[in-house]
Context: one part of a larger RNA
Molecule: large-subunit ribosomal RNA, domain I
Organism: Dehalococcoidia bacterium
C1' cells in the first nucleotide's frame, strides 16, 4: 500500500411533509391626487437597543354606532413590573395625521434652511419662543371663483418606431408597425347607426368569438404573408346638429317714401330707423335616400285664460293653467327625495358514541348503538358522519354603500294627405396630378381609404360605390357629433387541478427585491423539517471554554439543537494479499 467485513467521522442525496407558489373557472369590484396622492424620512412601547407589524407629538392608537366576548395590554421574545376589564376582538362612520415627496410663500445637495400680511397664547410686553390662515406656475374668467400639475400592475387609443433573426448568403421581403419612447382617457378603451354589403335575391350600426381557410389571394412566385363575402353564436338600441325657414336681440350699410311694417283679412290708427339688405348670438324649426325637409294648402285631432296697436273675424301664432297620454338619470335634457325588496361590508344557530383490547398516545382492532337538506376539506399524541370547529340547512346589520321596483319630480305631446319645383340638405371638400402610407393585396390591370404638394367639381335633370375603364341595372348618401351591452386587464372572494412539493414551484414557502454587486442604468442570491407536548437535559464529574461522561425528561436522545441521513471523502478494528 491494496482489497473484504464491521464500526464511526464527514456530507446532505433520497423518503414524506408543506406554512408558499403555478395555472383555470364562478360572482363581485376597479382608479388615487392641492381636502395633499403614490412612495418615503424621522418618531411612537413601563422595562423597547434593533428589525417586523401598527400608529402620528391625540403617535401598537382617540371619538361613536353595531358585532362578539371573557379574557387583554401586536410579533422575533422570554421575563418582570403595573394596568384594563363598558376591557379586548371584528366590522361602519369620524378625529388626529411631524418632514419630505406633483411639493406649491422663497430657497435646496428629498426628509433641511429661511421670509411677508393678519392672527392666537406666552412672555422680561416694540425682543424672543410656540401656533392658526393666505401667500408657486399655467389655462378658463370682468370679477367672485373653478380647473390642471403627479402617481398608476396589466389593458387601451393615438404620435414615433429599429435590430438580431429568417430567407441556408444578401439587398425587395422577413423579423414587425414587434421591442423600445412619448402623449392621453377610462373601468374599461376603442369602435359604433351604411356616401356598407350583396347580386338582380336579398342583407341592415359596433364589438366579440366559432367557422368559412391555411381557401381566395399576395410574393426576389423564393422565405414568407394571407383575407372576404356568406353561416353559426355572445350581445343588442338608437339619436343629436348644421342648413332652408320664422321669431328676437346687437351691428354695419341703404333709402327719404311706399308697390313697406306693425301675425292674418276688412275698416281705422300708427311708424323718421319702426323699413331693407347684410352680419353676429339666442330661441323655435328641421334631420332624410322608396329621398327628406323649409315654403304653400286642405282635413282631422281635450278645455280654458292672456297677450299678439283698436274694433270685428281668424290663426296648431306665443304664454300659462287644468286634464289625458307618454317618457326619463348610460347617449337621445337634467337634480334631488322618499318608500319596498334584495344584496355587500362585522356576525349567528346548527344533528348524532359508548364500553373493551393493544399502545406513549386511539380515530386502530372487537362489541353494541345513533345522525344525517350535514359521509365537503381540516385539527386533534396512529386511520373520527357522531371529540373540536366546521358541512347540509337557515337567521341576522345600528352605519355606509350597490341593484331592482315604486312614488314625488322632471321633460315631451300634433297626425295624415296634396300641389308646385322657389329654397335647403355639412368646399379648398369630393374629384385629378404627382410623392407617399393603409388596406392580406410587395404598382401590379390596382379599384378602395388616408395625407404633403399643386389644380380643383356638382349641389337633386344631384352625389359615391359595386376591384382599371365605360355602359346597363343595382345600391348607397361623404365631407359635423353622442351613444350602453356582449370584449381585453388587474384585484377580493369562493371553488377546482392525472400542476409543483425546497436545485421544484413565483426571483421570494425563511424579514426578499433583501444580503451582495455595479458610478449609474441595473443586475440579484443563499436559506425549510427535534418532539405529540419544551418534558430544551436539574444535580454530580472531567475541562480554560468547547464538548464530553454520569444522572434525569420522553414512545425513542444514533429525536439534543435536532425527522430519514445515500454516495464520493476520512478514519478504526480485523481478515487475506503483496
Nucleotide at each position: 500500500g491494496g482489497c473484504u467485513u464491521a464500526c464511526g467521522g464527514u456530507g446532505g442525496a433520497u423518503g414524506c411533509c408543506u406554512u408558499g407558489g403555478g395555472a383555470c373557472c364562478a360572482a363581485g369590484a376597479g382608479c388615487c391626487g392641492a381636502u395633499g396622492a403614490a412612495g418615503g424620512a424621522c418618531g411612537c412601547g413601563g422595562u423597547a437597543a434593533g428589525g417586523c407589524u401598527g400608529c402620528g407629538a391625540a403617535a401598537a392608537u382617540c371619538c361613536u354606532c353595531g358585532a362578539c366576548g371573557a379574557g387583554c395590554c401586536g410579533u422575533c421574545u422570554a421575563a418582570c413590573a403595573g394596568g384594563c376589564g363598558c376591557a379586548g376582538u371584528c366590522g361602519g362612520g369620524g378625529g388626529u395625521g411631524u418632514c419630505c415627496g406633483a411639493a406649491u410663500g422663497g430657497g435646496g445637495a428629498a426628509a433641511c434652511c429661511u421670509g411677508u400680511g393678519c392672527u392666537g397664547g406666552u412672555g422680561u410686553u416694540g425682543a424672543g419662543c410656540c401656533g392658526g390662515u393666505a401667500c408657486a406656475c399655467u389655462c378658463c374668467g370682468a370679477a367672485a371663483g373653478g380647473a390642471g400639475g403627479g402617481g398608476u400592475a396589466a389593458g387601451u387609443g393615438g404620435g414615433g418606431g429599429a435590430a438580431c433573426u429568417g430567407a441556408a448568403a444578401c439587398a425587395u421581403c422577413u423579423a414587425a408597425g414587434u421591442a423600445c419612447c412619448c402623449c392621453g382617457a377610462g373601468g374599461a378603451a376603442a369602435a359604433u347607426a351604411a356616401a356598407u354589403c350583396a347580386a338582380c335575391c336579398g342583407a341592415g350600426a359596433u364589438u366579440c368569438c366559432c367557422u368559412c381557410a391555411g381557401u381566395a389571394g399576395u410574393g426576389g412566385c423564393g422565405a414568407a404573408c394571407g383575407a372576404a363575402c356568406g353561416g353559426g353564436g355572445a350581445a343588442u338600441a338608437g339619436c343629436c346638429u348644421a342648413a332652408a325657414c320664422c321669431g328676437u336681440a346687437g351691428c354695419g350699410a341703404c333709402c327719404a317714401a311706399a308697390c313697406g311694417g306693425c301675425a292674418u283679412g276688412a275698416g281705422g290708427g300708427c311708424c323718421u330707423g319702426u323699413g331693407u339688405c347684410g352680419u353676429u348670438g339666442c330661441g323655435g324649426g328641421g334631420u332624410a335616400a322608396c329621398a327628406g325637409g323649409a315654403c304653400g294648402u286642405u282635413u282631422c285631432u281635450g278645455g280654458g285664460a292672456u297677450c299678439g296697436c283698436c274694433u270685428c273675424a281668424u290663426c296648431a301664432g306665443a304664454u300659462c293653467c287644468c286634464g289625458a297620454g307618454g317618457a326619463g338619470u348610460u347617449a337621445c335634457a337634467a337634480a334631488c327625495u322618499c318608500c319596498a325588496u334584495u344584496u355587500c361590508u362585522a356576525g349567528c344557530c346548527g344533528a348524532a358514541a359508548g364500553a373493551c383490547c393493544u399502545g406513549g398516545g386511539a380515530a386502530g382492532g372487537u362489541c353494541u348503538g345513533c345522525c344525517a337538506u350535514a359521509g365537503a376539506a381540516g385539527g386533534u399524541g396512529a386511520c373520527a358522519g357522531c371529540c373540536c370547529g366546521g358541512u347540509a340547512g337557515g337567521c341576522g346589520a345600528a352605519a355606509g354603500g350597490g341593484a331592482u321596483g315604486g312614488a314625488g319630480c322632471u321633460c315631451c305631446u300634433g297626425a295624415a294627405g296634396c300641389a308646385g319645383a322657389u329654397c335647403c340638405u355639412a368646399a379648398g371638400u369630393a374629384c385629378c396630378a404627382u410623392g407617399g402610407g393603409g388596406c392580406a393585396c410587395g404598382u401590379g390591370a390596382a379599384a378602395c381609404c388616408c395625407u404633403g404638394u399643386g389644380g380643383g367639381a356638382a349641389g337633386u335633370c344631384g352625389g359615391g360605390g359595386g376591384g382599371a375603364c365605360c355602359a346597363c341595372c343595382c345600391u348607397c348618401c361623404a365631407a359635423g357629433g353622442c351613444u350602453a351591452a356582449a370584449u381585453a386587464c388587474u384585484c377580493u372572494u369562493g371553488g377546482u387541478c392525472a400542476c409543483c412539493g425546497a436545485u421544484a414551484g413565483c426571483g421570494u414557502a425563511c424579514c426578499a427585491g433583501u444580503a451582495c454587486c455595479g458610478u449609474a442604468a441595473g443586475g440579484g442570491a443563499a436559506a425549510g423539517g427535534u418532539g405529540a407536548a419544551a418534558a430544551g437535559a436539574a444535580c454530580c464529574c472531567c475541562u480554560a471554554g468547547c464538548g464530553g461522561g454520569g444522572a434525569g425528561u420522553g414512545a425513542a436522545a444514533u429525536a439534543g439543537a435536532c425527522c430519514u441521513g445515500a454516495a464520493a471523502c476520512c478514519g478504526u478494528a480485523a481478515g487475506c494479499c503483496u